[in-house]
């Protein structure tokens, strides 16, 4: 100068004016004394994803426990977190010159199942081409028969180590020496997952679990339409079943075990569907300083930043900023082309709270800053 990798931040500013919401406060009128209306002034007043509803919580209910199975989650180690499938370091294993990125990351010697076609043969297998050996026959090539063999050759995603020798009729871990992988047993480093290393051995026993399974650990339900209060309204009829020989109900998806229990279900008819609280001070934000590699954590100090419920933050006018194009001027430059100034024209991604955080996946114009990397160049 280029091309890349990772990680924080913003999400137009800034006046004016007109209108909306919630709370303060000042006036004035009403009042059934709770409080409602009108005017005027001020604070505030959507997001990084408010989206998905995928986890995981805090909070509410379900009167208190138990065992047992199901069901479902998760899945190297070792931290952080209220928890988590999030996040932080680390190990394996892959990809990439690298900075880094990806990983449904325990077991295939518990069992069952799968590995299509092509091949002799795809789980404990195999002779198509071959190669040797031994008999007949021959047209001197070769043919058939019997035996041996898996080293070269083919087929395949993938053939039961590799390489070099000894040995053999040829051949073969049969044997040896190196290697790699597995198994034992030690020694070194690490909290640990695993690294390093020394010996010793048959000699080598596919692959898949993101197939069912097996291990490990973990998990009541249901959810703000949850729950709590308050006013107010009505109309009752019928049947079945039961009242301690327990109908129905909780715990808790089944069992079992325990507990409340005199009402309970089902059909026909009527009546309400309002109000308030819950609703915003939270595992809160920002700030400095310690402690950690880091996620984070503690201390101190500051801050008060929607709370709406047919559901509120919009509209116009200027200035400036930011992108896009377009002419002009002017610099660097071989050249593509890059960077300034002007002036004109357009343009504004994704996308709205609705108990509340803490993550993750998804969308998304455009602009800023910080580290690292590679490449080529100049000093």
């Nucleotide at each position: 100068u280029g091309a890349g990798u990772c990680g924080g931040c913003c999400a137009g500013g800034c006046g004016g004016u007109c209108g909306c919401g919630u709370c303060g406060u000042c006036g004035g009128g009403c009042u059934c004394c709770g409080g409602c209306c009108c005017g005027g002034c001020g604070c505030c007043g959507a997001g990084g994803a408010a989206c998905g509803u995928c986890c995981g919580g805090g909070c509410u209910c379900c009167g208190c426990a138990g065992a047992g199975c199901a069901a479902g989650g998760u899945g190297g180690u070792g931290g952080g977190u209220a928890a988590c499938a999030c996040c932080c370091a680390c190990c394996c294993g892959g990809g990439g010159u690298g900075a880094c990125c990806c990983g449904c990351g325990g077991g295939a010697c518990a069992g069952u199942g799968c590995c299509a076609c092509a091949g002799a043969g795809a789980g404990c297998a195999g002779a198509c081409c071959g190669c040797c050996c031994c008999g007949u026959c021959c047209u001197c090539g070769g043919a058939c028969g019997g035996g041996g063999u898996a080293a070269g050759g083919g087929u395949g995603a993938a053939a039961c180590g590799g390489c070099g020798g000894u040995g053999u009729a040829a051949g073969a871990g049969a044997c040896c020496a190196c290697c790699a992988g597995c198994g034992c047993a030690c020694c070194g480093g690490g909290c640990g997952a695993c690294c390093g290393g020394u010996g010793c051995g048959g000699c080598u026993c596919g692959g898949u679990a993101a197939a069912c399974c097996c291990c490990a650990c973990c998990u009541g339900g249901a959810g703000c339409a949850a729950g709590a209060c308050c006013a107010g309204a009505c109309a009752g009829g019928g049947a079945g079943c039961g009242u301690u020989c327990g109908a129905g109900g909780g715990c808790u998806g089944c069992u079992c075990g325990u507990c409340c229990g005199a009402g309970c279900u089902c059909c026909c008819g009527g009546g309400u569907a309002g109000g308030u609280c819950g609703c915003u001070g939270g595992a809160g934000g920002c700030g400095u300083g310690c402690g950690g590699c880091a996620a984070c954590g503690u201390a101190c100090g500051u801050c008060g930043u929607a709370g709406a419920u047919g559901g509120a933050u919009g509209g116009c006018c200027g200035c400036c900023a930011c992108c896009u194009g377009u002419g002009c001027a002017g610099g660097g430059g071989c050249a593509a082309c890059c960077g300034u100034g002007c002036a004109c024209a357009g343009g504004g991604a994704c996308a709205g709270a609705a108990c509340c955080c803490g993550g993750c996946g998804u969308a998304c114009c455009g602009g800023c800053c910080g580290a690292c990397u590679c490449a080529u160049c100049c000093g």
A computed fold for a 379-nucleotide RNA from Actinotalea lenta, annotated as Bacterial RNase P class A. The coordinates come from a structure-prediction model, not an experiment, and the mean pLDDT is 76. Taxonomically the source falls in Actinotalea (Bacteria, Actinomycetota, Micrococcales, Cellulomonadaceae).